[in-house]
Context: one part of a larger RNA
RNA sequence: GAGUAGCGAAAAGACUGGUGAGAAUCCAGUCCACCGAAAGCCUAAGGUUUCCUGAGCAAGGCUCGUCCGCUCAGGGUCAGUCGGGACCUAAGCCGAGGCCGAAUGGCGUAGGCGAUGGACAACAGGUUGAUAUUCCUGUACCACCACCGGUCGUUUGACCGAAGCGGGGACGCAGGAGGCUAGAGGGACCCGGCCGUUGGUCGUGCCGGGGCAAGCGGGUAGCGUGAUCUGGUAGUGAAGUACGCCAGGUUAAACGUGAGCCGUGACGCCGACCGAAUUAAGUAGGGAAGCCCUUAACGCCACGCUGCCAAGAAAAGCCGCUAGGGAGACACGGGGUGCCCGUACCGCAAACCGACACAGGUAGGCGGGGAGAGAAUCCUCAGGUGCGC
Numbered sequence: 001g002a003g004u005a006g007c008g009a010a011a012a013g014a015c016u017g018g019u020g021a022g023a024a025u026c027c028a029g030u031c032c033a034c035c036g037a038a039a040g041c042c043u044a045a046g047g048u049u050u051c052c053u054g055a056g057c058a059a060g061g062c063u064c065g066u067c068c069g070c071u072c073a074g075g076g077u078c079a080g081u082c083g084g085g086a087c088c089u090a091a092g093c094c095g096a097g098g099c100c101g102a103a104u105g106g107c108g109u110a111g112g113c114g115a116u117g118g119a120c121a122a123c124a125g126g127u128u129g130a131u132a133u134u135c136c137u138g139u140a141c142c143a144c145c146a147c148c149g150g151u152c153g154u155u156u157g158a159c160c161g162a163a164g165c166g167g168g169g170a171c172g173c174a175g176g177a178g179g180c181u182a183g184a185g186g187g188a189c190c191c192g193g194c195c196g197u198u199g200g201u202c203g204u205g206c207c208g209g210g211g212c213a214a215g216c217g218g219g220u221a222g223c224g225u226g227a228u229c230u231g232g233u234a235g236u237g238a239a240g241u242a243c244g245c246c247a248g249g250u251u252a253a254a255c256g257u258g259a260g261c262c263g264u265g266a267c268g269c270c271g272a273c274c275g276a277a278u279u280a281a282g283u284a285g286g287g288a289a290g291c292c293c294u295u296a297a298c299g300c301c302a303c304g305c306u307g308c309c310a311a312g313a314a315a316a317g318c319c320g321c322u323a324g325g326g327a328g329a330c331a332c333g334g335g336g337u338g339c340c341c342g343u344a345c346c347g348c349a350a351a352c353c354g355a356c357a358c359a360g361g362u363a364g365g366c367g368g369g370g371a372g373a374g375a376a377u378c379c380u381c382a383g384g385u386g387c388g389c
Stems, first nucleotide, its partner, number of pairs: 013031006032386004040366003046346002050344001051075006060068002080141002082342004087118002092113003098107003122139005142338004147333001149332001150330003159325002164321004172308004178301003183295005189210006195203001211269002215264004222257004226251008235243002270290001273286002309312001352361002368380004
């Protein structure tokens, strides 16, 4: 320079009360304002205790501060089923032998690692100051183990069964239709509350509510493939009753798949509303109706159908086949067992990436109502905020 610029979105604050040494800034209440395809909610990455409670205010906080993502102390993350591993493979990486190379090393077979993919068994409600598909309640499911009764079997061999073989898994994009559901709207119907400080109020009045999963059982709209028997067979590096191929017979249904829906689950839970005792509250506790109609997805049936050309992973689980093993095996019932890691909190942001409590950036899901073609735009619910002078 200068007590100057600035104090980081112009969404906006005001009042009353409380706490306190101290209050524009903390807490509570009332009113106002802002977002509402978000400035709400879930979740991945990333962060790594920032979460909750108590105590504090030197510094950090662009002012203040009794407040805080700050300081100090204590507490908090509970799983057979969620995500990952004890399963599978992709790109890519590693790589016994091997090949190559002054050295370090490079490439690569078998083999392995590797999810962003495949496979795989839990739902609803309640609860804490802080966790919950994890705790609790109720109702399930999966794998394995032993036992009881029953049935079958011990060479006339039940059953198990490959790292081998076959099937399957198994796949693109676009388009349109159908059947539904989530969700939403309406109801003179059902249930609960209310009856007016101003002329009117028992009425077709006003306000609020009118739910629920997995599992188990039934089974539909549909969609796909013809199905089955006999014989042959040189292919599937062995074998095969399997697959493939060939021939013949019978038959018009059979099989597979399949949302929603119905029943059960549920004599349960939730639920508007009512509502204590008490130093501590809308807490404990109680608890009605729980129907009908309309609309309707980008979700489900389902890459199912149709069309198109650029012609759209693999492996395992799974089903079968034999090689082989083989004296016990099987379904039901009740019983038992069930490992390791993650789980707090932020997550369009003051907690991540930007040196900052930075008008920037950040994958996926949900995303109500009125008007509207719409996720545009304006207003608004739930919810969240008024951007730390």